A computed fold for an 80-nucleotide RNA from Halomonas urumqiensis, annotated as c-di-GMP-I riboswitch aptamer. The organism belongs to Halomonas, within Bacteria. The model forms 90% of the base pairs in the Rfam consensus.
RNA sequence: CUCCGAAACGGCAAAACCGUCGCAAGGCGGUGACGCAAAGCCUUGGGUCUCGGUAACGUCGAGAUCGCCAAGCUGCCGAA
Numbered sequence: 001c002u003c004c005g006a007a008a009c010g011g012c013a014a015a016a017c018c019g020u021c022g023c024a025a026g027g028c029g030g031u032g033a034c035g036c037a038a039a040g041c042c043u044u045g046g047g048u049c050u051c052g053g054u055a056a057c058g059u060c061g062a063g064a065u066c067g068c069c070a071a072g073c074u075g076c077c078g079a080a
Stems, first nucleotide, its partner, number of pairs: 005077001011036002016031006034067001040073002044070003047065006
């Protein structure tokens, strides 16, 4: 330095409830912890979901989801 993931110091925060924004998917804040070694960030690609269009499928456009996945960047510790 790289891989890997024991311990320790810590970190994040699912569902649900309340408030709020949104046509919706869903987002934000508080309470709360299902879980997470990147559940940190995210230009890119895909998956899924919502809306519009179409007689319908396909296709197209807009949006959501990084706690769906891959790729990329960065970070704490340091046993085997």